[in-house]
RNA sequence: ACUAUGGAGAGUUUGAUCCUGGCUCAGGAUGAACGCUAGCGGCAGGCUUAAUACAUGCAAGUCGAGGGGUAUAGAGUACUUGUAUUCUAGAGACCGGCGAACGGGUGCGUAACGCGUAUGCAACCUACCUUUAUCAGGGGGAUAGCCCAGAGAAAUUUGGAUUAAUACCGCAUAAUAUAUUUAAUGGCAUCAUUGAAUAUUGAAAGAUUUAUUGGAUAAAGAUGGGCAUGCGUAGGAUUAGCUAGUUGGUGAGGUAACGGCUCACCAAGGCAACGAUCCUUAGGGGCUCUGAGAGGAGUAACCCCCACACUGGCACUGAGAUACGGGCCAGACUCCUACGGGAGGCAGCAGUAGGGAAUAUUGGUCAAUGGACGGAAGUCUGAACCAGCCAUGCCGCGUGCAGGAAGACUGCCCUCUGGGUUGUAAACUGCUUUUAUAUGGGAAGAAAAGGGCUCUGCGGAGCACAUUGACGGUACCAUAGGAAUAAGCCACGGCUAACUACGUGCCAGCAGCCGCGGUAAUACGUAGGUGGCAAGCGUUAUCCGGAUUUAUUGGGUUUAAAGGGUGCGUAGGCGGCCUUAUAAGUCGGUGGUUAAAGGCAGCAGCUUAACUGUGUGCAUGCCAUCGAUACUGUAGGGCUUGAAUUAUCAGAAGGUAGGCGGAAUUUCUGGUGUAGCGGUGAAAUGCAUAGAUACCAGAAGGAACACCGAUUGCGAAGGCAGCUUACUGCAGAUACAUUGACGCUGAUGCACGAAAGCGUGGGGAGCGAACAGGAUUAGAUACCCUGGUAGUCCACGCCGUAAACGAUGAUUACUAGUUGUUGGCGAUAGAGAGUCAGUGACCAAGGGAAACCGAUAAGUAAUCCACCUGGGGAGUACGCCGGCAACGGUGAAACUCAAAGGAAUUGACGGGGGUCCGCACAAGCGGUGGAGCAUGUGGUUUAAUUCGAUGAUACGCGAGGAACCUUACCUAGGCUAGAAUGUGAGCGAAUGUUCUAGAGAUAGAUCAGUCAGCAAUGACGCGAAACAAGGUGCUGCAUGGCCGUCGUCAGUUCGUGCCGUGAGGUGUUGGGUUAAGUCCCGCAACGAACGCAACCCCUAUUAACUGUUGCCAGCAUUUCGGAUGGGGACUCAGUUAAGACUGCCUACGCAAGUAGAGAGGAAGGAGGGGACGACGUCAGGUCAUCAUGGCCCUUACGCCUAGGGCGACACACGUGCUACAAUGGCAAAUACAGAGUGUAGCGAGCUAGUAAUAGUCAGCCAAUCACAAAAAGUUUGUCACAGUUCGGAUUGAGGUCUGCAACUCGACCUCAUGAAGCUGGAAUCGCUAGUAAUCGCAUAUCAGCCAUGAUGCGGUGAAUACGUUCCCGGACCUUGUACACACCGCCCGUCAAGCCAUGGAAGUUGGGUAUACCUGAAGCAGAAUGUUAAAAACUUUGUUAGGGUAGAAUCAGUAACUAGGGCUAAGUCGUAACAAGGUAGCCGUACCGGAAGGUGUGGCUGGAACACCUCCUUU
Repeated sequence: ACUAUGGAGAGUUUGAUCCUGGCUCAGGAUGAACGCUAGCGGCAGGCUUAAUACAUGCAAGUCGAGGGGUAUAGAGUACUUGUAUUCUAGAGACCGGCGAACGGGUGCGUAACGCGUAUGCAACCUACCUUUAUCAGGGGGAUAGCCCAGAGAAAUUUGGAUUAAUACCGCAUAAUAUAUUUAAUGGCAUCAUUGAAUAUUGAAAGAUUUAUUGGAUAAAGAUGGGCAUGCGUAGGAUUAGCUAGUUGGUGAGGUAACGGCUCACCAAGGCAACGAUCCUUAGGGGCUCUGAGAGGAGUAACCCCCACACUGGCACUGAGAUACGGGCCAGACUCCUACGGGAGGCAGCAGUAGGGAAUAUUGGUCAAUGGACGGAAGUCUGAACCAGCCAUGCCGCGUGCAGGAAGACUGCCCUCUGGGUUGUAAACUGCUUUUAUAUGGGAAGAAAAGGGCUCUGCGGAGCACAUUGACGGUACCAUAGGAAUAAGCCACGGCUAACUACGUGCCAGCAGCCGCGGUAAUACGUAGGUGGCAAGCGUUAUCCGGAUUUAUUGGGUUUAAAGGGUGCGUAGGCGGCCUUAUAAGUCGGUGGUUAAAGGCAGCAGCUUAACUGUGUGCAUGCCAUCGAUACUGUAGGGCUUGAAUUAUCAGAAGGUAGGCGGAAUUUCUGGUGUAGCGGUGAAAUGCAUAGAUACCAGAAGGAACACCGAUUGCGAAGGCAGCUUACUGCAGAUACAUUGACGCUGAUGCACGAAAGCGUGGGGAGCGAACAGGAUUAGAUACCCUGGUAGUCCACGCCGUAAACGAUGAUUACUAGUUGUUGGCGAUAGAGAGUCAGUGACCAAGGGAAACCGAUAAGUAAUCCACCUGGGGAGUACGCCGGCAACGGUGAAACUCAAAGGAAUUGACGGGGGUCCGCACAAGCGGUGGAGCAUGUGGUUUAAUUCGAUGAUACGCGAGGAACCUUACCUAGGCUAGAAUGUGAGCGAAUGUUCUAGAGAUAGAUCAGUCAGCAAUGACGCGAAACAAGGUGCUGCAUGGCCGUCGUCAGUUCGUGCCGUGAGGUGUUGGGUUAAGUCCCGCAACGAACGCAACCCCUAUUAACUGUUGCCAGCAUUUCGGAUGGGGACUCAGUUAAGACUGCCUACGCAAGUAGAGAGGAAGGAGGGGACGACGUCAGGUCAUCAUGGCCCUUACGCCUAGGGCGACACACGUGCUACAAUGGCAAAUACAGAGUGUAGCGAGCUAGUAAUAGUCAGCCAAUCACAAAAAGUUUGUCACAGUUCGGAUUGAGGUCUGCAACUCGACCUCAUGAAGCUGGAAUCGCUAGUAAUCGCAUAUCAGCCAUGAUGCGGUGAAUACGUUCCCGGACCUUGUACACACCGCCCGUCAAGCCAUGGAAGUUGGGUAUACCUGAAGCAGAAUGUUAAAAACUUUGUUAGGGUAGAAUCAGUAACUAGGGCUAAGUCGUAACAAGGUAGCCGUACCGGAAGGUGUGGCUGGAACACCUCCUUU
C1' cells in the first nucleotide's frame, strides 16, 4: 500500500491434579401459548390442531350499439267506461357474443423432469392485443322465447302451433394447407429456408345516432402455455435383486406436438452396490432464523411453480379445463318429500359447531389500484382499499423536571438512652404541559373519465368548465386549566448483576446443572432492602449457536470409545524418471442468465423510528466462447533406480509323509524280603499277611523328547524342538546378467486359523473337567488328599473363536548417537574397521494427558483399508446368513444415570517387602484370676435407688471423705417479684425473752428494750410497688476454657531457588551415627520455624559467706539433759559459686561418633529424678466446677421444710486389703528415719479405767512445745505342721467418742464367737536399681467416719536381660490398590418386596399395498343394424371407477402365561473382585454348583514377593 470488519466462555467425575468424555447454562429467533400486570400511537401479523361438518348472507357477470320481444309505466285515439289500438320508455326471463381456465383459498396427494437451474423443440399451440396483405358475393332451413294444452308435492318436464339474429347449414371466390416434380442456399442425422409448376379441398356478419365498430383468410410480433434433456433434490441395506408394454425395432393408429402414448408383428432386452426394487416421511423454490464462515434448521406472512376443490372415475364445451362457486356416474354424509322422487358440497369473505394450549367482525366502500363486459355512461367485483378485535411482534412517546437535611414519620436491621437503611426519597418551594380532557380550526390521498373549445393525415395533444372520498370531522394545528390521567414483572448459593431478619426443621417446599432443607437456611415461605428489564416481565415449547460433541474448513484409534486373528486377491483409490501430442480436469478473460420482493451500502418520504420509495453494485451457481498448459488425465515413444526373474554362496525348532532311538512313569510275570506303605499343616479315605512299599530280572504299551537351550532361530498369523530319509515353501547376501513400472493398498470374496467342543473309526501309559470318598469349615456343591470318566493321542470331516497382544493395520521416504547379538560379505593374525538383512537394550531432537515412544516411532510426511463418537441397557432382542450341535456373524430400541473412564499425585491400608525402636517378646521377681471382706461398675429391684464417665483413653473415676446438711433423686406439706444481693416511699432503735399450733417450714401471741446528733439527718432492722429473678432443665454434634490419648513418639512445616502442564516433588531422600530430623558426609538445593536437646527445680561432691530455735571438736560450769557460759571447727539450714565437656589416652573410622571394668574424678558418656507434651488425630471427655449461643419451664422443670433414698441384692466384672503360715504367729526387751501437721488446734506429765477414753493441766501460733510409739530389724522365750497359739469373717453382750440426732447408716474398745481359706483353671498384670519386693510414718478432705483409697515420706533391699524368630504398639524407606467417611474401606451375585419400560407367546383386532378370479356404472373408442340433411335412440365389443371372493406377505394394537433388564437410606444368604484380597487375576471354551462362582484345557500380564541368570548404563 492493498484486502478484510470477522471467531470470548462457564458449572459438573477427584482428597487434590492433568486428560478423555458426556450432561447443563449464559446468546439470538418464533404465525406462538400460559401466569402476573397494563397509559398512548404508528407499522405489520393473526386455525401451526379436524383436507372435520356446515345454518345464513354475499364472493361472476356483462352487452338493447347482435336478436325476437313481454310484464309494467306514461301519453294519445276509438268509444260500449273497460275493452281495443297507436306512440314513447321498457324490468325480469329467453336466443346470441365475450367472460366464467383470471382473481381468491388450501397443502390432501406427490421422492417425481414435481421443483430449481441451464439448454433444446429442424416435434408444437396461443382467444383478446399490435402490424401487414386480401376479402366480405349470393342463398336456405330451423329453434328458444311468446301462445295453447298437459304430467308432477317439488325439482322439473311433455306435446302442439308460430318467430328473429353477429345462432345454424349449403353454393361461389381465395393457399404459404395436402400430394407430386424441380432449382438455389444453409445446416444438426431425420432435414430446414426461399422460388417455380400441376392437382385437390376449406371463408365470412353485421350493427348504428354515420363517427365508428365488428367479421373472414394468410403471415409476423407480443403474451401465455405444451414437450424433451444435462445437473441438483429426505431417511432406511435388519429392503438385494427388480421388470412382459417390460427394453428395442418395423408398420399402423392417435395427439397441437415427439414418444410403447396405443395396437399388430419381431428380437430379448432394460435397471441395479455410483444403491435398482420396496418401506417410511415430505408440496418445491425465491427466501427466513442462526452461525465468523463452512454449514445446520425451517418453508407462516409476500412472490414464482406445482397439486387439490366432499371421496373416486369420466369426458363435454372451449383459444385455453379433464373446470372450487359447470356436467355425468359410483360411494359416504346431510337436507326436503305427498314416499313416487328430488336437492347439496365455505381448502372464497364473514360466521357456526367440533377439535385444541391456541388464532379476529355474519363491518364499510368501489373514493383509489386492478379485473370482466360494454362504443360509452356504467354495471359487477368479500380481488382490493379501509375500519373493528387481540401487547402477537417490531418501533416510538409518556407516567414529570429543578431545588429541598430536622437526613422528619412509618417500615426494616443492629453491638439497642443510640446507630444504620429506606433517602433528596417524601413533605415543602419553583418550573414545564408531551400525553389525557375540553373547545375551536382542519387536510393530502383527486388523476380524471365526461361534455365543450382549439390543433392534428391518423394516433393523439392542449385549454378552461363541471362532477366524484369508504377511511373521516380522522391525521394534523391552535387555545384552556392543572403534576394534574398513567408501573409492573422477575431475580438476589455458584454459574450470574443483586443480602439481611423472622417462620419452618430431610417437614413444607425449591431446583436449568451442581445441589439446598435433619433448630442459628444469603438456596424453602414471608418481610425489608437490593439488582435486572420495563408497558411489559417471567415460564413452557421449538430451532440454530456455544458443540472442533460427525471434525471439508476442523477430531481421533498403545493404556481413555476405537486396528479387522492372519494372508492372498477382485472392483475401486493412489502411483517412478525423460519426452511428444491433446486440452477432459485446472487457471484466466469475455458474453448470457441467475424474476420481482428480500439482504448489504447511498439518497429521499412520513415530526423520529419501525415502515416505505428510488437508482446503482454484489449475488460464490449454470451455460456459451476465447485463451494458457506447470500439475493431474488420455494417447504415443524411451529409461532403470521401484518390482520381478536368473546364477552363485551360505542359513534356520518353516511345512507334509515315513523310519529309528534311549531315559522315565504305569501295568504284568518271576525272584529276594517283611510289616507296614502312601499322603498331609495335621490327618483320614486308599493299598497291604490272599505278602504291599522297597530291591533285582524280564515283558507289554502309550505319550512326551532331559542335557544342548540362549529376551537364539524360522514362519503371514495360529504356531514350530530326540535322530534320520523323501518331497516342499521361504527370507538373506553377492553378481549387476534379464524384463522394463509389470507397483502399493484392498470393500465384497477366497484360504489359513491355539485351546476347548462336535461327528465317524482307532488308541488309551501318565494327567485329568464331571463324579465318588476323606479332610478343612458355621457351612465348603471349593482350595488339600485318595481314586476316576469324557478328554488329552492318531486318521478323516466340522467349528472359526481367545488378553488370536507389541492391547500399536499395510506400504514408501526422511530425521543425532552408543552398545549387545543371529546370518552373509568383507577385514584381521590381537576381540576389534566397514557394510546388508534381522533381533534386543539405553538415549538426542521431536512427540505424548502422562506413563512412556524414540530409525523395529507412538517423530516428520504421503497413499489405501478397517474402526470410534458418554456410562448402563447389550454384543442383548427381533430379522437375516452360517453351523450336526454348542454357538458364530450382522446388530437396535424403550428405559435409566451425571457421570463412566485414562495417567499421574498425596495419604491411608495390605493375612506385601526391607531397616529400626519400646518391660513388646524373651530371661527373671512379685501379683491378679480361687477364699473372706472393702470399694467402684453392670444388671436387677425400687416411690427414689440423682447425674455423668463405657476398648486401649470408663469401672478405690468426677467424690481430697452421702447419718441431717451435702443432694441434684423420691414421698408429703408449703411459697409465688419468689431462697440470695442492690435501689427503695414508709415504719421502727437495734436486739433479746416467753408462750400456742404444727413433723417442720411456717403462722399467731406476749414481755423487755427505746441508739448517735441541737436539728437536718445517719447507722441498724422491717419493708408495699417497680426494676434487675431463678433452673445441677436440653444440646460437649453450636462453643470457650480445661483435660485424656496416640506420645516424651521424632516428627510437622515455611521462605527463596530448582524440577514437573499440574496436583505436587526437592529440601526431610541416600551412606553412616544417635535416645533424638542428634550429628557428620554426600546431594539442586540454600536457609529458617515449631518440636529434640539445653536454659528451670530436687538430688549426689566441694568451697565461700551467715550462725538461731540448729550444732558441740577444743575450753569452763553442770542438777549430767548442749542444760549454761562460750564457740563456727563439724552436722545442718540458707545464699552464692565450682564441677562433667568424649576434655585426656588407646583402638576403629574421612568425619560424626563408637568401644575400653582406661586414667583422673564425688559423679562418665543424657549421673538419677521432676516440671516441660510439636503440626495434628479421636465431632474423645466435661453445658453437673466455671463461662457461654440457642431452645425450653415461670402458682413451676423455681424456692422452703420433714422423712426417705444415693448404703437395696438370685447375680456378673474391675481395683484393692487380709490371709492361707515356721524366711511364720505370740510374749517380753531394745535400736535407727524422713517428710509433714497443730490455737474451735496439737496436747507432755499426773490420776482413773483391762481398753477405747475420761479428768486435770505444763508447753507451743512452732529448726524452741506437741502429735511421736517409727515398723520391719536385733535379743530372749514359746508354738512342731494342725484348719493350728495360722486366719480373722460372721454373730452375741458390754462400752467409749463425735454429733440436734449414730434405727435405716459412723468409727473405736473389751469379752465371747471363730466362717471360708492349706498358694489358686483358661487366661492375664506390673517391674531393669536404690528399681521390684517388703516395712512402717505423715498429710489433704474432715464434727465424726465407713481410708484397705489418694498424695507424699523415709527404712530394709534383690533377681534377670542369650537375643530380636515370634505377639502387641510405633518410626522411616519401598511396593500394590477399584480405598479418600480412607480396610470398622470398597464391593459381587441369587432370593424376597415395590415401581417402570421392553422381548417371547396359544390367540385375537385393525390398517395400507399388491396379486388371482367374478361382476362392472357413467363416459370414450370401435363394429354391425337401422333411420336421416346430419344425428340421436336400440343391440353389442374393449377399457375402467366401484363392489365381491380367496390365499399369502407386511405393518400396528391387544393378550392368559412367561423371560431377562432398569430403578428403589437402612430385608435374606454368602464373600467372588480391589492388598499376594487371604487359592494372583483375567480371556476363549467345556462341565458342574442356591448364589456370587468352582474345576479342567490353552493363552495373556493389564500379577505381588524372593532367588538366580542374562543384558544395559556409569566409574

Annotation:
Predicted 3D model of a 1515-nucleotide RNA (small-subunit ribosomal RNA) from Spirosomataceae bacterium TFI 002. NCBI's taxonomy places the organism under Bacteria, Bacteroidota, Cytophagia, Cytophagales, Spirosomataceae. Rfam family: Bacterial small subunit ribosomal RNA.